[in-house]
RNA sequence: CCUCACUGGAGAGAGCCGCGUGACCCUGCAUCCUGCAAGGUGAGCCCGGCCACCGAAGGGGCAAGCCCAUAACGCGACGGCCAAUGUUGUUGCGAGGGGUCAAUCUCUCAGGUAAAGCGGACAGAGAGGG
Repeated sequence: CCUCACUGGAGAGAGCCGCGUGACCCUGCAUCCUGCAAGGUGAGCCCGGCCACCGAAGGGGCAAGCCCAUAACGCGACGGCCAAUGUUGUUGCGAGGGGUCAAUCUCUCAGGUAAAGCGGACAGAGAGGG
């Protein structure tokens, strides 16, 4: 560092609309058990659309540092020219440029948003491997 099992583990709408299916209930017929038909109401489920929100699967982005390059710009050192302000050459450093680069930061693509379940960064203790 990786894998496995165990334990803990947050946040955010039980959102709105629609198609389909359809429990329960009501009415009618029938009635031994029970069943049938149409209509009404309609939980739940599935699919689709819309808005709001969360960040801790995954994913994207960014710092310092390090590396690279260097014409012009700034500063320093050394040398030349000059009466001097200055000017010029070499070199070092800095800013600016490029690369690399973290997160519980940030984005919200993905994922997620009652409880339960699933998932869950990370942490604890353990087993195995490199």